[in-house]
This is a predicted structure of a 153-nucleotide RNA (FMN riboswitch aptamer (RFN element)) from Roseibium album. It was read from a public genome assembly, where an Rfam model found it. Its Rfam family is "FMN riboswitch aptamer (RFN element)". Gene Ontology term of the family: FMN binding. From the family's description: The RFN element is a highly conserved domain that is found frequently in the 5'-untranslated regions of prokaryotic mRNAs that encode for flavin mononucleotide (FMN) biosynthesis and transport proteins.
RNA sequence: AACAGUUCUCGGGGCGGGGUGAAAGUCCCCACCGGCGGUAUCAGGGAAACCUGGAGCCCGCGAGCGCCUUAAGAGCGAAUGUGUUUUUAAGGGUCAGCAGAUCCGGUGAGAUGCCGGAGCCGACGGUUACAGUCCGGAUGAUAGAGAACUUGG
Numbered sequence: 001a002a003c004a005g006u007u008c009u010c011g012g013g014g015c016g017g018g019g020u021g022a023a024a025g026u027c028c029c030c031a032c033c034g035g036c037g038g039u040a041u042c043a044g045g046g047a048a049a050c051c052u053g054g055a056g057c058c059c060g061c062g063a064g065c066g067c068c069u070u071a072a073g074a075g076c077g078a079a080u081g082u083g084u085u086u087u088u089a090a091g092g093g094u095c096a097g098c099a100g101a102u103c104c105g106g107u108g109a110g111a112u113g114c115c116g117g118a119g120c121c122g123a124c125g126g127u128u129a130c131a132g133u134c135c136g137g138a139u140g141a142u143a144g145a146g147a148a149c150u151u152g153g
Base pairs, nucleotide, nucleotide: 003152004150005149006148007147008146009145010144016030017029018028019027031133032132033122034121035061036060037059038058042053043052044051045050056120057119064098065097066095067092068091069090070089071088072087073086074085075084076083102118103117104116105115106114124136125135126134
């Protein structure tokens, strides 16, 4: 120094204006927002080695829903059949699936990343009316990031 272990800390942003309407932060017009790791023709620093930052839509990951397993409750069915539906809890963690979205021009050896332009996307439940932006699960969980410590190798 790298690895391993333990503990702790951190770890998501956004509806402002107008229209319609009985009612909309949910519809329409104009706005606004972009988690984590990787990649890197860009930017900054350095004499150099190198360091720092740099993609919502390139490759992956994450929470949620779903799915699967187990247990308990309830309903239905059957009456020797141990089924099926549903609710709750715990577990699995991508397992079927939802699950996403980018092109054009320029530069260049090389760009879906740079420059210019024009586009597109966004869990579940709730709601006087359809939600990326409101409320809720969530003072949660997690991708991960950092720090400290250690009779570890």